[in-house]
This record gives sequence, C1' cells and structure tokens, in this order.
RNA sequence: CUCUUAUCGAGAGAGGUGGAGGGACAGGCCCUAUGAAGCCCGGCAACCGUCAAGCGUUCCGUUUGAAAAGGUGCCAAUUCCUACAAAGCAGAGCUUUGGCAGAUGAGAG
Repeated sequence: CUCUUAUCGAGAGAGGUGGAGGGACAGGCCCUAUGAAGCCCGGCAACCGUCAAGCGUUCCGUUUGAAAAGGUGCCAAUUCCUACAAAGCAGAGCUUUGGCAGAUGAGAG
C1' cells in the first nucleotide's frame, strides 16, 4: 500500500507543558490567546488477548459474563453536516434508506 471482515447516535480532566492552529480531502459550519496541534499525566471503551461458565465429539469453534496491570484505539459537535443514487413529502428544500469516502480493530497478501 492492497484485499477480507466487524464497528462507527454511547463514553472520557476547569491537570502540566507548549505556543497557533485544528476539525482527513472539497464546500459549509464550527472549535481556538477564557489559549489550537504536539508531548506528559489522567480518563473512556472493551476490538484482539486473558480468565470463568454453557454448547458443539473438548489443544478448535461459538455464546454469555468478568477483570482491565498485556497489544491497539479513543477522549467538541452522529465519522460535525453535505458531497453519489433512490423513495416520500413538497416545491427546489426537508426527511428516510442505500452507496462512496474515511477512521479503528482483527486477519491475509
């Protein structure tokens, strides 16, 4: 980098450092010197892994539950909204659904 698969309407500090930017891209709309990013501490969650129990002929798979000191991840706004298509309402906008794109985990090349 590519492919497969699951999830993305919940959750998370009025700390330290740092100094101007940030919210992937585009258009919006927002956050930010009542201090951005980054880093540290703290926290959230529970995908993988761990433990327990059930089921399946039991070193494997699967379901439920627990802990969280292991490997990631995450901590404004629904993945902030829309970007394509369809349907409904209705009048050119709104609503819903699907798709695209993206993020994260696990697996494969």
Molecule: SAM riboswitch aptamer (S box leader)
Organism: Exobacillus caeni